[in-house]
Molecule: transfer RNA
Organism: Lachnospiraceae bacterium
This record gives sequence, structure tokens and C1' cells, in this order.
RNA sequence: AGAUCCUUGGUGCAAUGGCAGCAUGGCAGUCUCCAAAACUGCAGGUGUGAGUUCGACUCUCACAGGAUCUG
Repeated sequence: AGAUCCUUGGUGCAAUGGCAGCAUGGCAGUCUCCAAAACUGCAGGUGUGAGUUCGACUCUCACAGGAUCUG
């Protein structure tokens, strides 16, 4: 320098162009003499910027970061 792939809550992952979910973690509550466990509730996210579209995590382009391969 070129090619391919990845980027979604604190962490690990889902999501046919049509309400962004699951597990775990965090906080609060119930229970308990206290704690743990269990149960209930709450908060928290689509890497950045454009484009297409009635509508974008999803399609297109650029950029940023990361991984692998080629030279």
C1' cells in the first nucleotide's frame, strides 16, 4: 500500500428496512435477626458524519478504531 471482516447498555451477545431485546452486572424494594439466595421494579446502548427511503442497527459513501491475510 491492497483485500476481507468487525464496531449495539458496565461486560458478553441478539434483532426479515417497521415498538432496539436477552443473559450477566448496577440501583431500589419484598423476604430474613443480619447477609446470601430467590422474587418484583427501575436506570443505562446502535463508533462519527452524510446519503437513499414514508421509515435505517439493517442499504450506500466517507472517516475513526480494531482483527486477519497478501506484498